[in-house]
Molecule: c-di-AMP riboswitch aptamer (ydaO/yuaA leader)
Organism: soil metagenome
RNA sequence: UGCCUAAUCCCCGCGCAACGCGUGGGGAGCGGGGGAACCAGUAAUUGGGGCUAAUCCGCUUCGGCGGAGGCGCAGGCUCCUUUAGCGCCAGCCCGUCAGCUAACCCCGCAGGCCGACGAAGGAG
Repeated sequence: UGCCUAAUCCCCGCGCAACGCGUGGGGAGCGGGGGAACCAGUAAUUGGGGCUAAUCCGCUUCGGCGGAGGCGCAGGCUCCUUUAGCGCCAGCCCGUCAGCUAACCCCGCAGGCCGACGAAGGAG
């Protein structure tokens, strides 16, 4: 300079080593959960459920391998489609409980990275 991601921007007060950082509050924006009727569902420890791309199936000498499916990346202004290449399919949470769901209610804005590495079509 860019990238993954909802995870950004702005205002006010206070503090500091002061064009910024920290902290408290507020707003906008982005994202997630709960929650009627109608509809759906027929179970109830084999507990059940949520965030996320991060699931399902088969094999296994238990190290892992394969298939399907999902996600990300580089003509560097942005977006869409196809294709080739490379990489990922972790983890965390609720606590016996939640389908959808208008009104309404609640919550988050963390964290982590790369070193130049294609081709074709289209839109702005």